[in-house]
RNA sequence: GUGGGUAUAGCUCAGUUGGUAGAGCGCCUCGUUGUGGUCGAGGAGGCCGCGGGUUCAAGCCCCGUUACUCACCCCA
Numbered sequence: 001g002u003g004g005g006u007a008u009a010g011c012u013c014a015g016u017u018g019g020u021a022g023a024g025c026g027c028c029u030c031g032u033u034g035u036g037g038u039c040g041a042g043g044a045g046g047c048c049g050c051g052g053g054u055u056c057a058a059g060c061c062c063c064g065u066u067a068c069u070c071a072c073c074c075c076a
Base pairs, nucleotide, nucleotide: 001072002071003070004069005068006067007066010025011024012023013022019056027043028042029041030040031039049065050064051063052062053061
């Protein structure tokens, strides 16, 4: 340089045909317990990498771009 993959909560990841963004773990509160853990109930936490476009409506479609990653090509 060429082509592909990934980017969504603190972490690991879902997200169907474009129609109110979710789970597990973690965190906080309450209950249970002498305390902790376990268990039960509730809660907080999101620029969906970034910019733009299409659309009544975009995590999802289109274009550009950044980071990481895989393969290949060229030079040494």
Notes
This is a predicted structure of a 76-nucleotide RNA (transfer RNA) from Agrococcus terreus. NCBI's taxonomy places the organism under Bacteria, Bacillati, Actinomycetota, Micrococcales, Agrococcus. Its Rfam family is "tRNA". Rfam's curators write: Transfer RNA (tRNA) molecules are approximately 80 nucleotides in length. Rfam classes the family as a transfer RNA. It was read from a public genome assembly.